[in-house]
Context: one part of a larger RNA
RNA sequence: UGACGGGGGCCCGCACAAGCAGCGGAGCGUGUGGUUUAAUUCGAUGGUACGCGAAGAACCUUACCCAGGCUUGACAUGCGCGUGGUACCGAGCCGAAAGGUGAGGGACCCUUCGGGGAGCGCGCACAGGUGCUGCACGGCCGUCGUCAGCUCGUGCCGUGAGGUGUUGGGUUAAGUCCCGCAACGAGCGCAACCCCUGUCGCCAGUUGUACUUCUCUGGCGAGACUGCCGGGAAAUCCCCGGAGGAAGGAGGGGACGACGUCAGGUCAGCGUGGCCCUUACGCCUGGGGCUACACACACGCUACAAUGGGCAGGACAAUGGGUCGCGAAGCCGCGAGGCGGAGCUAAUCCCACCAAACCUGCCCCCAGUAGGGAUUGCAGGCUGAAACCCGCCUGCAUGAACGCGGAGUUGCUAGUAACCGCAGGUCAGCCUUACUGCGGUGAAUACGUUCUCGGGCCUUGUACA
Numbered sequence: 001u002g003a004c005g006g007g008g009g010c011c012c013g014c015a016c017a018a019g020c021a022g023c024g025g026a027g028c029g030u031g032u033g034g035u036u037u038a039a040u041u042c043g044a045u046g047g048u049a050c051g052c053g054a055a056g057a058a059c060c061u062u063a064c065c066c067a068g069g070c071u072u073g074a075c076a077u078g079c080g081c082g083u084g085g086u087a088c089c090g091a092g093c094c095g096a097a098a099g100g101u102g103a104g105g106g107a108c109c110c111u112u113c114g115g116g117g118a119g120c121g122c123g124c125a126c127a128g129g130u131g132c133u134g135c136a137c138g139g140c141c142g143u144c145g146u147c148a149g150c151u152c153g154u155g156c157c158g159u160g161a162g163g164u165g166u167u168g169g170g171u172u173a174a175g176u177c178c179c180g181c182a183a184c185g186a187g188c189g190c191a192a193c194c195c196c197u198g199u200c201g202c203c204a205g206u207u208g209u210a211c212u213u214c215u216c217u218g219g220c221g222a223g224a225c226u227g228c229c230g231g232g233a234a235a236u237c238c239c240c241g242g243a244g245g246a247a248g249g250a251g252g253g254g255a256c257g258a259c260g261u262c263a264g265g266u267c268a269g270c271g272u273g274g275c276c277c278u279u280a281c282g283c284c285u286g287g288g289g290c291u292a293c294a295c296a297c298a299c300g301c302u303a304c305a306a307u308g309g310g311c312a313g314g315a316c317a318a319u320g321g322g323u324c325g326c327g328a329a330g331c332c333g334c335g336a337g338g339c340g341g342a343g344c345u346a347a348u349c350c351c352a353c354c355a356a357a358c359c360u361g362c363c364c365c366c367a368g369u370a371g372g373g374a375u376u377g378c379a380g381g382c383u384g385a386a387a388c389c390c391g392c393c394u395g396c397a398u399g400a401a402c403g404c405g406g407a408g409u410u411g412c413u414a415g416u417a418a419c420c421g422c423a424g425g426u427c428a429g430c431c432u433u434a435c436u437g438c439g440g441u442g443a444a445u446a447c448g449u450u451c452u453c454g455g456g457c458c459u460u461g462u463a464c465a
Stems, first nucleotide, its partner, number of pairs: 001465002003462003007459007015449002019412005026302008034293002042053002064288007073126001077125007088105002092101003108117003128277002131275003137271002139266003142262001144260001149188006155164003168179003194254004199222007225248001228242005304405001308364007320351003325344002330339003371402001376397007418441007
């Protein structure tokens, strides 16, 4: 000087408390451990791994296993030699394919007509490796942590390590600002500048409407600054209350993450040092596996019902996506879906209409039930070369556990939680209940900081560094 303390003081954070909904019990989905396996490819492992890399594992992907094959190789560059019936095409045969063999057909460019080039063959140099090392690295990321901090120049103090500044008194979300002070300044951080949203104005506009206003879309601008009043305070900073205002004291949200820490994570995204394999640790193909299942854990979905379930009728969104695409009307089918093809390169058409929760009416009458839908049988539909391993959907039948969950544990302070549906990326299809967004309905509670966890500043102890 730090780090640490079941030392102290001050102060924060959904950290506790207050409150709401959950998880932990059930069934199922997904991930992981374990076990199994020819293989169940690899990585991630307290917080900071476990719906994580996966924003799409039937083949492909694919890195794993088995089998069959290829070697200058699926791909790049260079060199040497050879090559006209050469390059290229290729019937037939072997084969699961890859690959092998191969009758036959059969070229191009330049030329000084010797030949040269391309291609191909052979050979060499090399290619190739998701093989190892994230304890050799770059890049990128997680975390402490949006925490309030981390430093520098000069000066001053100290033999020195170092201190001072950055401590102190107030204040703030903040090393934010004010005051004081052997310090005076400065940098990286904080804040602001950027984006979305809330109010108004102006301009423009083939979206809606019959028209204009308006709604909306796009652009520009105004508006909020403790500016005004009162009180407190030290006359400052600032705090409390009030007026006006769409909005206050940072209006709400986002992007943005200091010096550094964890030899944190990633050599399998990519790049890359070193090491290793080179008829193979490279490459191709068929099939299998990554989907195994006595178990254990993590995160979810659906429930256990009556503020509920069913049926009928009625109402209101926003974000998005679409030409190898979205696909309307109409017709067929109980339905998944099929036929059909209008329109749309999209504020115009379509996905997409009744969005669902919600409202109205009727049924159910507390029961494992008309709650719940697992599981299984049959019949179908769709994508795809192909749904046995191993896809999704529909109809009929079947109807399991489950009657609110032990110890414990998670999220959330407002248009939030909770509940409700919609869209998108990936994508032929889809195991999407995930993820990322969007809107609809819309709460409860916070006395307080003793305690748990994490953190900041000052101080104290130390046999630790």
Predicted 3D model of a 465-nucleotide part of an RNA (small-subunit ribosomal RNA, 3' major domain) from bacterium HR29. The prediction has a mean pLDDT of 85.